This is a predicted structure of an 83-nucleotide RNA (transfer RNA) from Gemmata palustris. NCBI's taxonomy places the organism under Bacteria, Pseudomonadati, Gemmatales, Gemmataceae, Gemmata.

[in-house]
Formats: sequence, C1' cells, structure tokens
RNA sequence: GGCCCGGUGGUGUAACGGGAGCCACGCCGGUCUCAGAAGCCGGUGCCGUAACGGGCGUGAGGGUUCAACUCCCUCCUGGGCCA
Repeated sequence: GGCCCGGUGGUGUAACGGGAGCCACGCCGGUCUCAGAAGCCGGUGCCGUAACGGGCGUGAGGGUUCAACUCCCUCCUGGGCCA
C1' cells in the first nucleotide's frame, strides 16, 4: 500500500432483501426473612417536565429516502490476510 471482518446501554450480545433498539448479566427498589442469600415482582441509554406529553441517541461526519443500526461516501479505531 491492497483486501476482508468488527465498533450498538455499565458489560456481553440481538435486530441488516430499510418500517417498534431484543435478551441476559450487573445495578436500584419491593416482596420474603430475626437478618441475609436464593427465588419472585417492578425499574434500569441521555436530555427535558412539578408530573405527564415531549426531544435526542447504534464509532465520527456527510449523502440517499416519507423513513437508515441496516444502503452509499469519507474518516477514526480493533483484528485478520496478501504484498
């Protein structure tokens, strides 16, 4: 230098012939207990609101589209192959 694969919450991972960002772990609260563990129930990206309604968010920035994690371009970054 060329080619291929990956980057998604705190962590590990789904969703890709474009059309509700899933689940688990962890964490928080509740239940239970004398107290705890386990189990069970609920919650758990960010901003905003008194609370709802709401807005933003898939490595970064653009593009296509009514609509993008998904398609296109350029970068950043991790791994692999070739020279």